[in-house]
RNA sequence: UGGAGAGCGGCAGGCGCUCGCCGGAGGCCUCCUGGUAGGCCUCGGGAGGAAAGUCCGAGCUCCGAAGGACCGAGAUGCUGGCUAACGGCCAGUGGGAGCGAUCCCGAGGACAGUGCAACAGAGAACAGACCGCCGGCGCGCAAGCGACCGGUAAGGGUGAAAAGGCGAGGCAAGAGCUCACCGCGGCGAUGGCGACACCGCCGGCAAGGCAAACCCCAUCCGGAGCAAGACCCAAUAUGGAAGCGAUGCGGUUCGCCGCGAGAGGCCAACAGGUCCGGCCGAUGCUUCCGGGUCGGUCGCUACGACCCCCCGAGCAAUCGGCGGGGCUAGAUGAAUGAGCGCCCGCGCGCGAGGAGCGAUCGUCGCGCGCGACAGAACUCGGCUUACAGCCCUCUCCAUCUU
Numbered sequence: 001u002g003g004a005g006a007g008c009g010g011c012a013g014g015c016g017c018u019c020g021c022c023g024g025a026g027g028c029c030u031c032c033u034g035g036u037a038g039g040c041c042u043c044g045g046g047a048g049g050a051a052a053g054u055c056c057g058a059g060c061u062c063c064g065a066a067g068g069a070c071c072g073a074g075a076u077g078c079u080g081g082c083u084a085a086c087g088g089c090c091a092g093u094g095g096g097a098g099c100g101a102u103c104c105c106g107a108g109g110a111c112a113g114u115g116c117a118a119c120a121g122a123g124a125a126c127a128g129a130c131c132g133c134c135g136g137c138g139c140g141c142a143a144g145c146g147a148c149c150g151g152u153a154a155g156g157g158u159g160a161a162a163a164g165g166c167g168a169g170g171c172a173a174g175a176g177c178u179c180a181c182c183g184c185g186g187c188g189a190u191g192g193c194g195a196c197a198c199c200g201c202c203g204g205c206a207a208g209g210c211a212a213a214c215c216c217c218a219u220c221c222g223g224a225g226c227a228a229g230a231c232c233c234a235a236u237a238u239g240g241a242a243g244c245g246a247u248g249c250g251g252u253u254c255g256c257c258g259c260g261a262g263a264g265g266c267c268a269a270c271a272g273g274u275c276c277g278g279c280c281g282a283u284g285c286u287u288c289c290g291g292g293u294c295g296g297u298c299g300c301u302a303c304g305a306c307c308c309c310c311c312g313a314g315c316a317a318u319c320g321g322c323g324g325g326g327c328u329a330g331a332u333g334a335a336u337g338a339g340c341g342c343c344c345g346c347g348c349g350c351g352a353g354g355a356g357c358g359a360u361c362g363u364c365g366c367g368c369g370c371g372a373c374a375g376a377a378c379u380c381g382g383c384u385u386a387c388a389g390c391c392c393u394c395u396c397c398a399u400c401u402u
Base pairs, nucleotide, nucleotide: 001398002397003396004395005394006393007392009391010390011389013343014342015341016340017339018338019337021046022045024043025042026041027040028039029038030037048373052384053383055382056381057380058379059378060225061224062223063222067276068275069274070273071272074220075219076218077217078092079091080090081089082088093107094105095104096103097102108216109215113214114213115210116209130156131155132152133151134150135149136148137146138145139144164182165181167179168178169177183205184203185202186201187200188199190197191196229298230297231296232295239289240288241287242286243285244284248259249258250257251256264280265279266278267277306326307325308324309323310321311320312319313318344371345370346369347368348367349366350365351364352363354361355360
């Protein structure tokens, strides 16, 4: 100097003026039966790192008065930690990519069972002989040729994948047939919380691949969701028909209470189901027909798994602190916009001029162009996706000079 990698990383144009919008605090005024009404003044506040996706997890609300077990459904899947929790994050182990800094992973089980691998190919897992190689037999002076018989799976071919790999010995030719190394299986020592690493011994030997195929194993796991839900007010038809069932006993201060029976409706393991046990219950319950549901307030932004700084522990994620400081939009057909001026950043072109051995770098002036992705709708922790430009820190590689 160029290129590359990483991050609890940071910013996401700035300032001023004019007009406009939403909300808060304070004050004044008007209308009015009252407010859920209107107007004016002053002072503050008003979108994001992703607000996006709706993919995970929760807080919160309701089902809900009443639970145990089992089957089934779903999610996750190496180890150890973090967290309210997660399928997230951190560290590590194993595997893969890269010269490297680093990045990625679909990471339990294929000797529980079932299944799949088209076509090609001799043969695709209780899986092989197409071409070949060797021997016998026959012909031939020989080279060699040939129907048949036997041995063979090292070489070639087909295929995404073919009966461990490589080398040597051996054989008629070959083959873990034998041997060394690697791989695989079993056992053990050492280190580690562990996943595992490494070493030694035994064994010729392997039980092919796919589970993001069904499945097996381990762990976890209510449902619906702010359009949840609560309240005010208004309106309609305290509607009609059919069926089932109940109105018992005792006490009483006459409000009601206790016990029994009881049609029916239900109970937290999810779509669904089984067993046992339990809850509510009489102006009742079930079925069918039919009617109303306008508007408004709350929820709604809040002391929060909250934010910023500091100290300590930890490799880190993160945690702790009677340490310091802060309170940060709440719209409801949906608010923060428009105009003008100056500045800032980037790109291109022209000109001037400086530093340096050089590559190259900086400064000034003028002109033109550009300034991203994109907008809360209950809140939060993550993941994923989009993104012009600038800054900071650390690391790797290459080249030049000294």